Predicted 3D model of a 1522-nucleotide RNA (small-subunit ribosomal RNA) from a Chitinophagales bacterium. The prediction has a mean pLDDT of 82. NCBI's taxonomy places the organism under Bacteria, Pseudomonadati, Bacteroidota, Chitinophagia, Chitinophagales. It matches the Rfam family "Bacterial small subunit ribosomal RNA".

RNA sequence: ACAACGGAGAGUUUGAUCCUGGCUCAGGAUGAACGCUAGCGGCAGGCUUAAUACAUGCAAGUCGAACGGCAAGGACUUUCGGGUCCCUAGAGUGGCGCACGGGUGAGUAACACGUACACAACAUACCCUAUAUUGGAGGAUAGCCUUGGGAAACUGGGGGUAAUAUUCCAUAGUAUUUAUUGGAGGCAUCUCUGAUAAAUUAAAGAGCAAUCGAUAUAGGAUUGGUGUGCGUCCCAUUAGCUAGUUGGUAGGGUAACGGCCUACCAAGGCUACGAUGGGUAGCUGGCGUGAGAGCGCGACCAGCCACACUGGAACUGAGACACGGUCCAGACUCCUACGGGAGGCAGCAGUAGGGAAUAUUGGACAAUGGAGGCAACUCUGAUCCAGCCAUGCCGCGUGGAGGAUGACUGCCCUCUGGGUUGUAAACUCCUUUUGUACAGGAAGAAACCUCCUCAUUUAUGAGUGAGCUGACGGUACUGUAAGAAUAAGCACCGGCUAACUCCGUGCCAGCAGCCGCGGUAAUACGGAGGGUGCAAGCGUUAUCCGGAUUCACUGGGUUUAAAGGGUGCGUAGGCGGUUUGAUAAGUCAGUGGUGAAAUCAACGGGCUCAACCUGUUAACUGCCAUUGAUACUGUUGAACUUGAAUUUGGUAGAGGUAGGCGGAAUGAUGCAUGUAGCGGUGAAAUGCUUAGAUAUGCUUCGGAACACCGAUUGCGAAGGCAGCUUACUAUGUCAAGAUUGACGCUGAUGCACGAAAGCGUGGGUAGCGAACAGGAUUAGAUACCCUGGUAGUCCACGCCCUAAACGAUGAUUACUCGACAUUGGCGAUAUACCGAUCAGUGUCCUAGCGAAAGCGUUAAGUAAUCCACCUGGGGAGUACGCCCGCAAGGGUGAAACUCAAAGGAAUUGACGGGGGUCCGCACAAGCGGAGGAGCAUGUGGUUUAAUUCGAUGAUACGCGAGGAACCUUACCUGGGCUAGAAUGUGAGUGACGUUUACUGAAAGGUAAAUUUCUAGCAAUAGACACGAAACAAGGUGCUGCAUGGCUGUCGUCAGCUCGUGCCGUGAGGUGUUGGGUUAAGUCCCGCAACGAGCGCAACCCCCAUCAUUAGUUGCCAGCGGGUUAAGCCGGGGACUCUAAUGGAACUGCCUGCGUAAGCAGCGAGGAAGGGGGGGACGACGUCAAGUCAUCAUGGCCUUUAUGCCCAGGGCUACACACGUGCUACAAUGAGCGGUACAGAGGGUUGCGACACAGCGAUGUGAAGCUAAUCUCUAAAAGCCGUUCUCAGUUCGGAUUGGAGUCUGCAACUCGACUCCAUGAAGUCGGAUUCGCUAGUAAUCGCAGAUCAGCCAUGCUGCGGUGAAUACGUUCCCGGACCUUGUACACACCGCCCGUCAAGCCAUGGGAGUUGGGUGUGCCUUAAGACGAUAACCGUAAGGAGUUGUCCAAGGUAAAACCGAUGACUGGGGCUAAGUCGUAACAAGGUAGCCGUACCGGAAGGUGCGGCUGGAAUACCUCCUUU
Repeated sequence: ACAACGGAGAGUUUGAUCCUGGCUCAGGAUGAACGCUAGCGGCAGGCUUAAUACAUGCAAGUCGAACGGCAAGGACUUUCGGGUCCCUAGAGUGGCGCACGGGUGAGUAACACGUACACAACAUACCCUAUAUUGGAGGAUAGCCUUGGGAAACUGGGGGUAAUAUUCCAUAGUAUUUAUUGGAGGCAUCUCUGAUAAAUUAAAGAGCAAUCGAUAUAGGAUUGGUGUGCGUCCCAUUAGCUAGUUGGUAGGGUAACGGCCUACCAAGGCUACGAUGGGUAGCUGGCGUGAGAGCGCGACCAGCCACACUGGAACUGAGACACGGUCCAGACUCCUACGGGAGGCAGCAGUAGGGAAUAUUGGACAAUGGAGGCAACUCUGAUCCAGCCAUGCCGCGUGGAGGAUGACUGCCCUCUGGGUUGUAAACUCCUUUUGUACAGGAAGAAACCUCCUCAUUUAUGAGUGAGCUGACGGUACUGUAAGAAUAAGCACCGGCUAACUCCGUGCCAGCAGCCGCGGUAAUACGGAGGGUGCAAGCGUUAUCCGGAUUCACUGGGUUUAAAGGGUGCGUAGGCGGUUUGAUAAGUCAGUGGUGAAAUCAACGGGCUCAACCUGUUAACUGCCAUUGAUACUGUUGAACUUGAAUUUGGUAGAGGUAGGCGGAAUGAUGCAUGUAGCGGUGAAAUGCUUAGAUAUGCUUCGGAACACCGAUUGCGAAGGCAGCUUACUAUGUCAAGAUUGACGCUGAUGCACGAAAGCGUGGGUAGCGAACAGGAUUAGAUACCCUGGUAGUCCACGCCCUAAACGAUGAUUACUCGACAUUGGCGAUAUACCGAUCAGUGUCCUAGCGAAAGCGUUAAGUAAUCCACCUGGGGAGUACGCCCGCAAGGGUGAAACUCAAAGGAAUUGACGGGGGUCCGCACAAGCGGAGGAGCAUGUGGUUUAAUUCGAUGAUACGCGAGGAACCUUACCUGGGCUAGAAUGUGAGUGACGUUUACUGAAAGGUAAAUUUCUAGCAAUAGACACGAAACAAGGUGCUGCAUGGCUGUCGUCAGCUCGUGCCGUGAGGUGUUGGGUUAAGUCCCGCAACGAGCGCAACCCCCAUCAUUAGUUGCCAGCGGGUUAAGCCGGGGACUCUAAUGGAACUGCCUGCGUAAGCAGCGAGGAAGGGGGGGACGACGUCAAGUCAUCAUGGCCUUUAUGCCCAGGGCUACACACGUGCUACAAUGAGCGGUACAGAGGGUUGCGACACAGCGAUGUGAAGCUAAUCUCUAAAAGCCGUUCUCAGUUCGGAUUGGAGUCUGCAACUCGACUCCAUGAAGUCGGAUUCGCUAGUAAUCGCAGAUCAGCCAUGCUGCGGUGAAUACGUUCCCGGACCUUGUACACACCGCCCGUCAAGCCAUGGGAGUUGGGUGUGCCUUAAGACGAUAACCGUAAGGAGUUGUCCAAGGUAAAACCGAUGACUGGGGCUAAGUCGUAACAAGGUAGCCGUACCGGAAGGUGCGGCUGGAAUACCUCCUUU
């Protein structure tokens, strides 16, 4: 500069991610319909279904200027019967029209349509032009008259008559035919144009005298006919079709070519570039959508075709095989006198029916157009208008401005109030579109025609002369008047998708386009308020395009997601090396024709705008013709050598086929030795064996397979191929030449090969071994294991044709970094190794690719050619059909229905009857218990009027409860109260209170008596108490799955995270992994990480040691006093102790090991040694863990009760089961007597010394103590002595009887203690199970809380005595880290498969039954056509009649095809909680899967061969690094 104006996504698979992939949505559109709603106008549109049936009216007539003639009417006349004239209607003959216009889309997949050509193979009325003609003659017939038949429709006979009706004759040509002949041209047949001769064929008149017609020929125009190229839907589960079929000759027929028809001859014609058959469908211009390419559609408007009740047929005519014509057949409807007739709305209205659904039985020929006519004119449901319908498009309006006490109502809230509705309303001012009323009022009309004027060839033309004609319609439009007056709805508000709250409901009712909402706090259901969107409409439904690059031409894929054929050979086809010539088919360019109009687009114009209408231009991307270009492709000629092949010489190998041979081993036979077991398993058994097995030795037989070599090796197209050897045969590869000269690549259909299993026939059979049998295992075990064992495995021949036939990767060619290993050649060489040498086989990696995993010169990279295949999951590789097979079965291969996913790769977790490392009283080693007994206590269960409630594996069960006789108390029964038992405000009253009486179980009720205080003179105020009304109540009622707080548990386990950086498309990873070490993610080293946080540890408390300070109530060494004795006293601070502050321990020192961190040592020192012992302290989180009954709290429920008061009862029940404890079973003991030593706590409603009484519990009196002072207080085990002597006991103490004590209103249900008496079970505890690693276990007692008392053997603390054992980490349990697999993520208490049972749905088979369309054969044959024809008619032409052929419909027969239905039957799909098992996912507990065979309730099991899409482990090899 030119060209171009144009392209958006979202939701949904997962715990999360990326990808694949389907489903769904947002947009536009419609001849629409439905729901709700509705003011006006303009412009359009309006049976998509039953091409179903139609009542009624109308839709095609016209011409008297073709003809005969004329009712009624008028005039005249009359014999009153009529006659004449004018005017002519209706009907008739004749002409033209009726083949146009209008409707519909049934049929049709076809030259029907579209487009471009052709007719040298044709026709064309009316119209135009030209030339010529229009002479004569004849016979009929309708109407009419008359007379019959018939219900009617209609029709017969007789008589007379006209024409532009009809016949004949004449004439005629550039007409037609035939014959002869000249010229020119072309496209094959041929065409055009002349000449000559012969034959044949025309006509009509009318008239106002202008004209209108008639005939022949030629030309034009218009319209039609025919032919051809190209284009034009789906099914191959339709593969072969065809007899006038294909062609020829002759004839017929037609306007015309032609098998169009007939006869004869030939045997052709179509088809994988899809014939034939089946289904569906009018085609086009265009319309909708889309960026486009496309995809879908074919209403309105326009072009073509087809059809006119269904089927057939011809007639007339220029034109029809004819929508409002004829004939025949059929179905249906109507009329009928039953004999016969009539009809065809898919014309306009209209009716019925069908349907979700589509209008008036309107006006006018005023305009446009058509038919006839000279014309006037007539006709015209064409057309122009009006009516109905929001059906669509477009436009207008429903008011505008101001107006804040931000009014009232409504709704919401954190509720004395605020927010919102909302400037919205009221109110003030203004405007008047629309509507109403009144008034005016078009354009559309120009012609024809009539008159006039002008010109002139008086035929005609012109006129900016006049007149006439409007359905719409008094409509559009204009003016005036009053007055906000007459006018808003619909859908939606979880995300996608703009718009949020309350109430109701409670997996119900319902919503839903997809995902999905609803189980008591629903922005998702229903209502309301508010909001959002569009608006006279708004939503819904249906359909189409888009989004969907989701059939991909533009513009997709195939290792693992769906998808490479099991492998090769090869036909058609597709594609194809280098050079050059020719050609010009493809290709490109110019020009011409065509591509109807409308539509679309651009620019204009007209309705006030717009929709709408309209002018011009552009465009119509196409087809045809012609001219040119020649790079590429094609065709053709010539050549080349690099692709390919052949040849020569080496070389390699488990390549194939056939034959022969060999040794080891298993088994069997025989003999021998030899004796009691063998065999088998997790353990066993079945089995074999004294008739001699197993074992050992020797002999013999037989079949199958070939150790070592051997490998990641080699060969082959794949399947596959392994002892040695021979024969035959095929192939690869290398080296160097030579030869041919593109001979090549791929490859649909086809052909061949094709593991294992399986099948047939005949052999063979040692071992192994489906089925089968037995033994085990097990709940069962149709399995895994064991003992046997048949088919089979082997051979020959013939089938089968499938595999995870896999590299899950088609073949071929070219290009693109490297390293290493290895096989077979070659070359060089220094022979240990080298090579940018070739051909293979492998591993790692660059670029690149990929969703990622990964691939990476052996590509999944970059390109090219050809083939095959895919398009959501399931149904299903199933059904049906066809082909193949002996069968098994294989190949091809759907649909209905159903789901919103199915899937790939990778990530984080969790899990594993996966692996590795580590820890813990986890096991082991020990000590003592539980489980057995009695009792206590808690729980379950049962019972009950109630046995209140909660806690329920670990992590409930001597737990909430650290005190249930009443109270507590929440439960039950009964009696009472209702603003309530408590608190506040409170008018008022005056005390409060106390006492008494009655009633009552009490609560309570009734009645009576008595009585104020403080300040102040008083009024009054205050205190206190009662207290009507009112306002705030109350609830241990529900929800711990609405919550806060608190708590348990994993777990005092060592983990859990973040910032920045880096890696990855991403989820995520790294850090935090690795090597060591630790109690520890403790520390060290290394490292794409560097740092940090919460946890660990430390900091806090107690104990162990020392020091300092202090010294009473504690202590007493020394001094003094003093006692029977005693820190008793004076004193003292030394010690103990008390209680405050400090020190001390850090692997600091030594030795060894180690890089370090650190570890080890009967090390040193030290009170304490490697965390000195103990406590408090509990990361991110998990268990919807526990608690609404500690408390708090949302919501719900309740209010003469689910609240409150009281009495009594219950929580204490008792065939039973479990947990936690106490006491025991005894001599390491029990009883008795004597005697010693703690710590830590408590105490005034209390602890209570001491004394006395009592056997005792205890009582009476009473000192001291508010506590280092007094007291509880006796510690007990221990020690000393003594009795008992192994027993149901001098063990054990339950139970029971009696008598008491204490607390308390009150010990009956239901207290503790004391004394006397009684004296049960129990003799060490099955399976199983718990605690504990040192001042621990065990054992012994003491104290405290709660508390009137106590069911305490519990709990929480305190001290006394005081052990044993740990080899070690295989196993059980729990936990941590790393790694691996996963179909799990509610996370293994996961997921999930199949049978059976139930319901529903669609579908296959099915004895059949039934329907439909189509073809064929035979029979019969209407109308009609084409033939034949002696009798009858006619002068004749001809006709009637008869007859032959063809033929619609009909009948019949056998088949095929497609549906519907069918007892019964097969599988399939779906469905909160059915049954049986457990197949798969982890090594899923026997690794799984594929093919095949057999078996089994079922998943499935087993055999044979194959695969890794198998975990773990070991070894070998390779790679990387050093």